This is a predicted structure of an 80-nucleotide RNA (c-di-GMP-I-GGC riboswitch aptamer) from a Nitrospirales bacterium. The organism belongs to Nitrospirales, within Bacteria. It was read from a public genome assembly, where an Rfam model found it.

């Protein structure tokens, strides 16, 4: 350093309610707290959803990083 995940500082916030934006998915703030060791950040491939066009399928445009991969940062340091 890199696997790797005891312990400690802490972080981050499912579903659900309020408000506020958006056709819509869903965002954002408060509040709450199922969980999370990258549940920090990136829309690159896929997968899902939303809207248009569409006979259908294919097309566009967006939208989910807490759906998987993948990239790029990152505190702590026990056994190994």
């Nucleotide at each position: 350093u890199c696997c790797c995940g005891a312990a400690a500082c802490g972080g981050c916030a499912u579903a659900c309610c309020u408000g506020c934006u958006g056709u819509g998915a869903a965002g954002c703030a408060g509040g709450g707290g199922c969980g999370c060791a990258a549940a920090a950040c990136c829309a690159c491939g896929g997968a899902u959803c939303a809207g248009g066009a569409u006979a259908c399928a294919a097309c566009c445009u967006g939208a989910u990083a807490g759906c998987c991969g993948g990239g790029u940062u990152a505190c702590c340091g026990a056994a190994g």